This is a predicted structure of a 1153-nucleotide part of an RNA (large-subunit ribosomal RNA, half B) from a Candidatus Pacearchaeota archaeon. Rfam family: Archaeal large subunit ribosomal RNA. For this family Rfam cites "Crystal structure of the ribosome at 5.5 A resolution" (Yusupov et al., Science, 2001). The RNAcentral record of the full RNA draws on SILVA. Model confidence (mean pLDDT): 81 of 100.

[in-house]
Context: one part of a larger RNA
RNA sequence: UCUUCGUAAGGGAAUUCGGCAAAUUAGCCACAAAUCUUCGGUAUAAGUGGUCCCUGAACUAUUUAAUUAUUGGGUAGCUUCAGGGUGCAAUAGCAAAGACGGUCCGACUGUUUAAUUAAAACAUAGCCAGCUGCUAGUCAGUAAUGAUGUGUAUAGCUGGUGAAGUCUGCCCACUGCCAGUAACUAAAACCCUCUUUCAAGGGGGCCAAGGUCUGGUAAAGGGCGGGGAUAACUAUGAUCCUCUUAAGGUAGCGAAAUGCCUUGCCGUUUAAAUGACGGCUUGCAUGAAUGGCGUAACGAGAUUGUCACUGUCCCUACGAAGAGCCUUCUGAACACACUUUCCCGGUGCAAAAGCCGGGGACUCCAAGUGGGAAGUAAAGACCCCGUUGAACUUUACUGCAGCCUGCCAUUGUGAAUAAUCUUAUAAUGUAACAAGGAGCUUCGGCGCCAAGGAAGAACUUGUCGUUAUAAGGUUAUUUGCUUAUCUCUAUAUGAGAAACAGUGGUUGGUGGGCAGUUUGGCUGGGGUGGCACCCUGCUGAAAUGGUAUCAGCAGGGCCCAAAGGUCGGCUCAGUUGGGUUAGAAAUCCAAUGUAGAGUGUAAGAGCAAAAGCCGGCUUUAUUCUGAUUCCCAUAAUGCGAAUCGGAAUUGAGAAAUCAUGGUCUAACGAUCUCCAAUGUGCUCCUUAGUGGGGCCUUGGAUUGACAGAAAAGUUACCACGGGGAUAACAGAGUUGUCGCUCCUGAGAGUUCAUAUCGACGGAGCGGUUUGCUACAUCGAUGUCGGCUCAUCCUAACCUGGUAGUGCAGAAGCUACCAAAGGUGGGGGUGUUCACCCAUUAAAAGGGUUCGUGAGCUGGGUUUACAACGCUGUGAGGCAGUUGGUAUAAUAUCUGCUUGGAGUGUUGGUAUCUGAGAGAAAGUCGCGUUUAGUACGAAAGGAACGACGGGUCGGAGCCUCUGGUCUAUCUGUUGUCCAUAUGGGCAUGCAGAGCAGCUACGCUCUAGAGGAUAAAGGCUGAAAGCAUCUAAGCCUGAAACCUCCCUCUAAAAAAGAUACCUUGUUUGCUUGUAGAAGACAAGUUUGAUAGGAACGGGGUGUAAGUACGAAGCUUUUGCGACGUAUUCAGCCCGCGUUUACUAAAAACAUUUGU
Repeated sequence: UCUUCGUAAGGGAAUUCGGCAAAUUAGCCACAAAUCUUCGGUAUAAGUGGUCCCUGAACUAUUUAAUUAUUGGGUAGCUUCAGGGUGCAAUAGCAAAGACGGUCCGACUGUUUAAUUAAAACAUAGCCAGCUGCUAGUCAGUAAUGAUGUGUAUAGCUGGUGAAGUCUGCCCACUGCCAGUAACUAAAACCCUCUUUCAAGGGGGCCAAGGUCUGGUAAAGGGCGGGGAUAACUAUGAUCCUCUUAAGGUAGCGAAAUGCCUUGCCGUUUAAAUGACGGCUUGCAUGAAUGGCGUAACGAGAUUGUCACUGUCCCUACGAAGAGCCUUCUGAACACACUUUCCCGGUGCAAAAGCCGGGGACUCCAAGUGGGAAGUAAAGACCCCGUUGAACUUUACUGCAGCCUGCCAUUGUGAAUAAUCUUAUAAUGUAACAAGGAGCUUCGGCGCCAAGGAAGAACUUGUCGUUAUAAGGUUAUUUGCUUAUCUCUAUAUGAGAAACAGUGGUUGGUGGGCAGUUUGGCUGGGGUGGCACCCUGCUGAAAUGGUAUCAGCAGGGCCCAAAGGUCGGCUCAGUUGGGUUAGAAAUCCAAUGUAGAGUGUAAGAGCAAAAGCCGGCUUUAUUCUGAUUCCCAUAAUGCGAAUCGGAAUUGAGAAAUCAUGGUCUAACGAUCUCCAAUGUGCUCCUUAGUGGGGCCUUGGAUUGACAGAAAAGUUACCACGGGGAUAACAGAGUUGUCGCUCCUGAGAGUUCAUAUCGACGGAGCGGUUUGCUACAUCGAUGUCGGCUCAUCCUAACCUGGUAGUGCAGAAGCUACCAAAGGUGGGGGUGUUCACCCAUUAAAAGGGUUCGUGAGCUGGGUUUACAACGCUGUGAGGCAGUUGGUAUAAUAUCUGCUUGGAGUGUUGGUAUCUGAGAGAAAGUCGCGUUUAGUACGAAAGGAACGACGGGUCGGAGCCUCUGGUCUAUCUGUUGUCCAUAUGGGCAUGCAGAGCAGCUACGCUCUAGAGGAUAAAGGCUGAAAGCAUCUAAGCCUGAAACCUCCCUCUAAAAAAGAUACCUUGUUUGCUUGUAGAAGACAAGUUUGAUAGGAACGGGGUGUAAGUACGAAGCUUUUGCGACGUAUUCAGCCCGCGUUUACUAAAAACAUUUGU
């Protein structure tokens, strides 16, 4: 010193995030008992009293003796009473609730993260909704089959909410679910049709589920506005207007576990409250079964207050046990590049024991301490990166189960109805059509002809349409049957269902239930933002070319059949003059006019009989082909753009010529796939012809992340590989910001810039703010605040010395010197900070890895759990809030604090000197006096000096006071030694307590000298004066030096003096000393220790005996306790005296002669 304990005067939570920890309380009996309440409870509420020993009596039960009753004896008792008695204290030990209020949350008992979270989370009874009639629903399984359940809607399953009380508002637009659905859409199959046939294919029809559509549903997912005006003070707004929605938040609650601003405002609580409680309420962002509000009881839940209590604290002290320490034995691990392993400053990849400079430094050991080794431990968990994962989510992509669904098969047989088809018959045809046809006749007429009309009729035949009937075929719907098939029963050719279901195949739908994946890049970290991701112009760009930034200024992703080609002609903008309406400006004329215009579009370059403007004719904006330039100083390419040619064809022009788009520099795009075109192209198959597939060539459809994947999120549950290539802390650099100083001096200060304040500006310093940079650290340098312990700076808060003042005094203001000392206690808050309370001489500011976690704490931040608000479809998220949540270690080196050993200094002993080192050893109020004086009109009101008693600090001590005192003495509980004297155990508890150690106690705790600072002066020139200065001299401060105090001869310059030839150590008895060493005393010529005697001290009156004692009694005794003997007994780390015991003998070494 640590761990675990014991005790503490006075104060009593001042400690601290927080009463954490500790203390208090405690059992039983009796009394008493508030508030609230679901009437059960709260409740052991709170609070108060009793509790031991002895004697006796009563009562109850039982037993016994003699017995008529009755009386007596014994035993037991969860009973009661009276009297006597002791102690500080009677549940005396152990055991054994501190209590009561306010608020939040959850109703309750219960459950949970085995190993950091016990909670407000989960569960729960109750409430609500949904599915389900049993061959059910739900779950498991490929299936058979199984569970629920041998249960049956008072049941089972699923989801939400979370007792009881009181309530549960509005919205169906969206998403979901349910129901419906004329029409639309919709796959396969089927039907029709096209491609001359077939096939494949195309088109159409029919058409299931699903979708569209219609409606319902919120205790389904969810949602629940804005603006303006208005009442006779003001304010407010019952009211009105308006925009808008699916509906615009109702009741209730409300700075809340939800409120940013915010420590909201008011009140209570406090000396003081970022707290708590009660209100208000404009609610960033409350709100009704994602339940709202309130609530008795309950809670190892969160928060706040009061009482009690205390070492939590003021402020520590003492004691005990076990470690530590010492001796002996046994004997690991971690760690370890090297070392002969110092300090300061500097340097350096910017934080050095090792480099540079200076200083320090004889060698070694031990105990401590934890400043450093950016110490050890763990290839950082934060951050970024990786074309690395995983888990989870979803309206990411792509699939798969499951479910729904049409068709086919298993799959048979009847009926009815409807539709449709075929055939037959009949009727019919608003003037059905075609052919024949000029007559026919029942003698009535009909027709032909003519007319009208698009078309003409008698009659016959045929065809077609419509209708009806009949038969047959097909389809659909409904229904019957039974033999397939299924179910039940269980042995009967039973019952039921029935061609349905089921099963298989196939079609479409649905489908995070499941699976595989993706989820870009740049980037003054990443994300958010942006596009600097493909192109163009100018600047940057440093006079060839080229050249970066999330540098600056601007653009492109087109347009144009003319705005292209060619030929011809013309000259623009502006200005001046003239001229009808006509004006400054319209059109006209003239002059002048190097471009000041125009050129499709940015900018730059270019352009005048043009590249601009107008007109004519036209398509060279064409086809094939070669080379080159830019892109690209890129080694080789693609695309794109452009340039120069050749061939063809063409246009314009008389022609020369020009023309392969736009005056030039932007205006763009691979493979695969698909489409188209071209060519009498090539090839394969097929055909009577044809047709189909492939290839070559050209063009089109697009990738803007633009040399071009088909692609969404979350992770705080996370992982791996890496990075100081890259962020957060700290450092470094910088210093905009920040802090401070100075210059100038507009102004104000009655006057007057500079007593004081100081605008607009300017110049610096610092490196405490905040930024920037990304230099060091990601094989880890522990992050805020507090505590503890400091050390340095001064830009000085106080104390000291000065100057100025708008300084009378007092009190101030401003400035100079000065870092010696001091700079405190509380309230709320995690706070630093800030605010507040009461003091004070003052309650200064900073640095030190925002000093200090191998020193502590762990309240905050910053893991996993959980809740609220907001946000997101969701997983989840939030410099928003809230509750909870592991802090490693035996110290190798160095540093520091101490204690020793050895060597050297040329013998030993003793005593000194003091180079050097250290320190604050004192600091600062108050009071009295000076003095009611100086000063002042008064009010007020000093100082030099002297004295007294204090605060804080320092050193020492224990006489006193207090603490401790597991030395000791005493009382007493439980138990054991049979009882007792006397003892053991829990220091059992309790009372007292010497020595020792201690503070809360006591003692001490100056001034002076020297040299100076600012400043004040003397003399005094440079400069005949003046001048504190230049030479010289004098004053002048808590700062510096010394006296004073402590250490020191290892001060290598290793000192001095005196004495002696001897001295010292081991050993032994010890303590004034002490971890071990050391130191000190003694060692028989002796009081060193023990013992003994005496003294002094502590406790408090021993044992035994005698007497007394409430009473009882068989008269013999029983009896707590009291008095006397007895200031007794017991004990002592103290003092004095006393050799009774023990301090033996010997060995070794050095110097001189």